[in-house]
């Protein structure tokens, strides 16, 4: 210098015109108007209604330790394990450093599973071998019984590892070191770590298989819930012998009714529709302090979307950024043309997680090339 990984920040700007939603008033003006994820709806809460004596079972969730938080399967710090890498070392082992990752209680309660290969995948067992011994033999071997698991072979995984002793050959059979279990002590809030002693070592792995243990856990969700309330058709109460029409009045005529039933009036529930819940909140910004950090405290300032077929937009111009082309250059660059400028958009609210994202900038790391 180029390319890439990860993390963080930004998420184009200004002006004119035409619109949309909300609020205010002087009624035609002013002010305000999406996001880092508003998304997925995976986890936790606020809020609301329903249920609920107390206890238990089932179901579901969580699972090393400590802390943070309103809460959490979230976050922070630590411990243990794994991977990569560097240093010490001739090398290995080991020790130390860096980086990264980890659902990390129990496999000695019980059940179950472990493909293929292999003798055997777990009450053990023996294919090739090794050793002892008997038979046969063409003297090359072959076979029966017994011992063994050192070596070979299979596998992702084979019953502690290395070495010495020991033995017919072997084997924790004995010993040393390492590993493992148990006990004690020390350090640490703890997980755990270290030291000493002790046990020859029993028991392969899987619980993101059932299961066991410990702890937690009622359900539905703003279409929750509350309020106002039309027409029509039902319901209830009271009055009721009349009521309605024929253009104003009288007569007359027609229709409905005279059993509670027509008609008049009142009440109540629900629907459409409307209002609310619903924008001052675990709120935002800044400074200081406490803490390794997550985070917390104090002080000061600020008010910042509320739509409901669902507003927050469109057009034009200039500038910024990116890519390509052309012209020019005093190689630093300049001029001009064309194209592009993401992912995606609130719907009661908040804290996390996950996923999507053009381009620019900063930091970390990896690879390549060049120069000194």
């Nucleotide at each position: 210098c180029c390319a890439g990984u990860g993390c963080a920040a930004c998420a184009g700007g200004c002006a004119a015109c035409c619109g949309c939603u909300g609020a205010g008033c002087u009624u035609g003006c002013u002010c305000a108007g999406a996001g880092g994820a508003a998304a997925g709806u995976c986890c936790g809460g606020u809020c609301u209604c329903c249920a609920u004596a107390g206890g238990g079972c089932a179901g579901c969730g969580u699972g090393c330790c400590g802390g943070u938080u309103a809460a959490c399967c979230a976050c922070c710090g630590g411990g243990g394990g794994g991977g990569c890498u560097c240093g010490c070392u001739c090398a290995a082992a080991g020790c130390g450093g860096g980086u990264u990752u980890u659902a990390c209680g129990g496999a000695a309660a019980g059940u179950g599973c472990c493909a293929c290969a292999g003798a055997a995948a777990a009450u053990a067992u023996a294919c090739c071998g090794c050793c002892g011994u008997g038979g046969c033999u063409u003297c090359g071997g072959u076979u029966g019984c017994g011992g063994u698991a050192a070596g070979g072979g299979u596998g992702a995984a084979a019953u502690g590892g290395u070495g010495c002793g020991g033995u017919a050959a072997a084997a924790g059979c004995g010993c040393a070191c390492c590993g493992c279990g148990c006990u004690u002590c020390a350090u640490g809030u703890a997980a755990a770590u270290g030291a000493a002693g002790u046990g020859g070592c029993a028991g392969g792995g899987c619980a993101a298989a059932c299961c066991c243990c410990a702890c937690g856990u009622g359900g539905a969700g703003c279409a929750a819930g509350a309020c106002c309330a039309a027409a029509u058709a039902g319901g209830g109460g009271a009055g009721g012998a009349g009521g309605a029409g024929c253009g104003g009045c009288c007569c007359g005529c027609u229709c409905c009714g005279u059993u509670a039933a027509a008609c008049u009036u009142c009440c109540g529930g629900g629907u459409a529709g409307g209002u609310u819940g619903c924008a001052u909140g675990a709120g935002c910004u800044g400074u200081u302090c406490a803490g390794u950090a997550a985070u917390g405290a104090a002080c000061a300032g600020c008010c910042u979307a509320g739509a409901u077929g669902a507003a927050u937009g469109g057009u034009u111009g200039c500038c910024a950024c990116c890519a390509g082309g052309u012209c020019u250059u005093u190689c630093g660059g300049g001029a001009u043309c064309u194209g592009g400028c993401a992912c995606a958009a609130a719907a009661a609210c908040c804290g996390g997680c996950u996923u999507a994202u053009c381009g620019u900038u900063g930091c970390u790391c990896u690879g390549g090339c060049g120069u000194a």

Bacterial RNase P class A from an Acidobacteriota bacterium, 372 nucleotides, folded computationally. Its mean pLDDT, the model's own confidence on a scale to 100, is 77. The organism belongs to Acidobacteriota, within Bacteria. It matches the Rfam family "Bacterial RNase P class A". The family's RNA type in Rfam is ribozyme.